[in-house]
Context: one part of a larger RNA
RNA sequence: GCCGGCGACUUAGAGGAAGUGGCAUUUGGUUAAAGAAUAAUAUCUGGAGCCUUUAGCGAAAGCGAGUCUGAAUAGGGCGUUUUGUCAUUUCCUCUGGACCCGAACCCAGGUGAUCUAACCAUGACCAGGAUGAAGCUUGGGUAAAACCAACUGGAGGUCCGAACCGACCGAUGUUGAAAAAUCGGCGGAUGAGUUGUGGUUACGCGGAGAAAUUCCAAUCGAACUUGGAGCUAGCUGGAUCUCCCCGAAAUGCGUUGAGGCGCAGCGGCAACGAAGAGCUAUCAUGGGGUAAAGCGACUGUUUCGAUGCGGGCUGCGAAAGCGGUACCAAGUCGUGGCAAACUCAGAAUACAUGGUAUGCCUACCGUUAGCCAGUGAGACAUUGGGUGAAAGGUUCAGUGUCAAGAGGGAAACAGCCCAGAUCAUUAGCUAAGGCCCCUAAAUGAUCACUAAGUGGAAAAGGAUGUGAGAAUGCCCAAACAACCAGGAGGUUCGCUUAGAAGCAGCAACCCUUGAAAGAGUGCGUAAUAGCUCACUGGUAAAGCGUUUUUGCGCCGACAAUGGCCGGGACUAAGUGAUCUGCCGAAGCUGUGAGAUUUUUAACAACAUUCCUUCAGGAGUAUAAACAUGACUGAAAGAAUAAAAAAAAUCGGUAGGGGAGCGUUCCGUUUUGGGUGAAGUUUUCAUGUAAAUGUGAAUGGACAAUUCGGAAGUGAGAAUGUCGGC
Numbered sequence: 001g002c003c004g005g006c007g008a009c010u011u012a013g014a015g016g017a018a019g020u021g022g023c024a025u026u027u028g029g030u031u032a033a034a035g036a037a038u039a040a041u042a043u044c045u046g047g048a049g050c051c052u053u054u055a056g057c058g059a060a061a062g063c064g065a066g067u068c069u070g071a072a073u074a075g076g077g078c079g080u081u082u083u084g085u086c087a088u089u090u091c092c093u094c095u096g097g098a099c100c101c102g103a104a105c106c107c108a109g110g111u112g113a114u115c116u117a118a119c120c121a122u123g124a125c126c127a128g129g130a131u132g133a134a135g136c137u138u139g140g141g142u143a144a145a146a147c148c149a150a151c152u153g154g155a156g157g158u159c160c161g162a163a164c165c166g167a168c169c170g171a172u173g174u175u176g177a178a179a180a181a182u183c184g185g186c187g188g189a190u191g192a193g194u195u196g197u198g199g200u201u202a203c204g205c206g207g208a209g210a211a212a213u214u215c216c217a218a219u220c221g222a223a224c225u226u227g228g229a230g231c232u233a234g235c236u237g238g239a240u241c242u243c244c245c246c247g248a249a250a251u252g253c254g255u256u257g258a259g260g261c262g263c264a265g266c267g268g269c270a271a272c273g274a275a276g277a278g279c280u281a282u283c284a285u286g287g288g289g290u291a292a293a294g295c296g297a298c299u300g301u302u303u304c305g306a307u308g309c310g311g312g313c314u315g316c317g318a319a320a321g322c323g324g325u326a327c328c329a330a331g332u333c334g335u336g337g338c339a340a341a342c343u344c345a346g347a348a349u350a351c352a353u354g355g356u357a358u359g360c361c362u363a364c365c366g367u368u369a370g371c372c373a374g375u376g377a378g379a380c381a382u383u384g385g386g387u388g389a390a391a392g393g394u395u396c397a398g399u400g401u402c403a404a405g406a407g408g409g410a411a412a413c414a415g416c417c418c419a420g421a422u423c424a425u426u427a428g429c430u431a432a433g434g435c436c437c438c439u440a441a442a443u444g445a446u447c448a449c450u451a452a453g454u455g456g457a458a459a460a461g462g463a464u465g466u467g468a469g470a471a472u473g474c475c476c477a478a479a480c481a482a483c484c485a486g487g488a489g490g491u492u493c494g495c496u497u498a499g500a501a502g503c504a505g506c507a508a509c510c511c512u513u514g515a516a517a518g519a520g521u522g523c524g525u526a527a528u529a530g531c532u533c534a535c536u537g538g539u540a541a542a543g544c545g546u547u548u549u550u551g552c553g554c555c556g557a558c559a560a561u562g563g564c565c566g567g568g569a570c571u572a573a574g575u576g577a578u579c580u581g582c583c584g585a586a587g588c589u590g591u592g593a594g595a596u597u598u599u600u601a602a603c604a605a606c607a608u609u610c611c612u613u614c615a616g617g618a619g620u621a622u623a624a625a626c627a628u629g630a631c632u633g634a635a636a637g638a639a640u641a642a643a644a645a646a647a648a649u650c651g652g653u654a655g656g657g658g659a660g661c662g663u664u665c666c667g668u669u670u671u672g673g674g675u676g677a678a679g680u681u682u683u684c685a686u687g688u689a690a691a692u693g694u695g696a697a698u699g700g701a702c703a704a705u706u707c708g709g710a711a712g713u714g715a716g717a718a719u720g721u722c723g724g725c
Stems, first nucleotide, its partner, number of pairs: 001725006011096013028051003034045003056063002066078004099238002102235001106228006117201009126191001128160003131156001135152001137150004164188003168185005204220001206216003213222001241660006251264005265375002267372003270368004276362001278360002280357007293343002299339003304334004310328002312325005378402010407418003422593004427589003433583003436568003442580001444579006455570001461555002465552010482539005488512003494506002518533001522531002594650007607640004612635005619628002661714001663711005670704003679698004684693003
């Protein structure tokens, strides 16, 4: 890992609700403990007690069809009368382990020093080599010593180095040969040495510790074991058959609260009620101060101009005062703006109330301190706001989708667009989106645009790209462009300058000739010169400039694997406008089927059951009679179920409700079985499902059915558990 077993809402008491049953309803229901009796839990005794009803109000004293508040004879609040009760089933709550598994811990009693720490007792062990302390002896030396030398000697937590003890480095090993080793090096190796045996220290809130939170049996910031103990777990995981109906929330307030709870909100169920609720359209009546706007209406803010109260500076003057001002500047006038905490005025929506409609829909609506919940992490899109540089950011409000929603489209893509899946169907019509091929459907039609593969990513900014519109100027008395020719004289104007002659700069910018020609548009020179332009004539001949609005394009355009319009490819198969077809979904429709709810609906008929009356009557029982009476028929009544038609509905997580299938055992009914039960393997059939039935083989002794009852009642998940492989 797989397969097969086992594996999780139980049980007791109390309470609440609903269903069912018994017994009552001018009062009723019921016993508890205990006792009697029994095969029995049946039954009997037991009325204590409890519930219900007969009066309420007030905190209470208390009063009483009223009472409380209150000064009140006011007003107001609550009242001014009525049916249940005892069991039982299901659901829920509380108390217990309380759906199951799961801690780390805490406490109590014991067991451990065969590992290891320290200590005690008694034993054992340390190849070989080196160094050569004290002392002694001899000699020298001294007055004697000291002292010196040699020999001897053999000290030492001395040296080198095996055994032994250790463990500094590296490699190997890492599901190892080994739950700490191996290999090669390494440290100590007569000592605070190593070691055998026996013993001591643990009431662990302890012992030991050359001290490291180190050791105390592979366990140590408090050993192990048994018990308290099924500790507790607002936490994680898991929780087993089917079908049908409805169907949320991720919000508010509070919380030692924030991933938990409580109340409300939103869901389900039940009962009752009324004709309302909702939608659409429209009307009427309301209040508003948002958007936009405005500010000659305030509070503030603000551009420029005019004027200039007052001030500054300044002149004259002894002062008073009279002047000047290119400074600041109130106010006023003109001009142009701004505001979440400005508003003279002021929408659309929204909200509130009411009406109207031969309107649509109605399972919606309302009530209940009714019963049962779940939720209280939300996500994105879009609109209006706050915050932020921004974000698939954060935080509010409105709406939608997802959550809990499948299907079609967007290549792929919870939250976007279309559209809400009861089932079947090789039928039809459409939505969004599409119709050259991949790929279902027009290589459709008409008119334009684009040349950039723009389409198929991007800004400020830039440009004789190109289409359309508007305005304006010039133009056959010839425009624009081109070509031919002229473009002069006073004059090198004046000033300045080394020079300044159209062309460094300053000032001025005249006159003449003429068809026209600037005291000069640019290049150029040291300055001249030279080229050129403006301007004019000619050639030729038809449109040419400028401004502005707008459509589609161009540049701007740089990222790391090779490369993306989904691809192929496309000049339309791109873009804009118009038109007609078609394709396209689980949408709608057709056909068939099912379920739910409502209505027809009130009954009648039919079926079943019950009850009453009448007739018959097996049987039981008895001496007989009375009595009881299965069953049959008729009539009246009641209840239930079923069926039909129509309409609407049938996505669904948490969750609520309803109806069923199967398993084990028990009672009961009817049956099967050695001419082969259960079980096992398998075929086929039936049913909406859980399932059920038939046949075959195997198997070799029990099994099924009806109606009920009781549960150790359904597995794929829990790092589940046991077994097998």
The part of an RNA shown here (large-subunit ribosomal RNA, domain II) has 725 nucleotides and comes from Chlorococcum tatrense.
A source record names the gene rrl.
The RNAcentral record of the full RNA draws on ENA.
Rfam family: Bacterial large subunit ribosomal RNA. Gene Ontology terms of the family: ribosome and structural constituent of ribosome.
The coordinates come from a structure-prediction model, not an experiment, and the mean pLDDT is 81.
Taxonomically the source falls in Chlorococcum (Eukaryota, core chlorophytes, Chlorophyceae, Chlorococcaceae).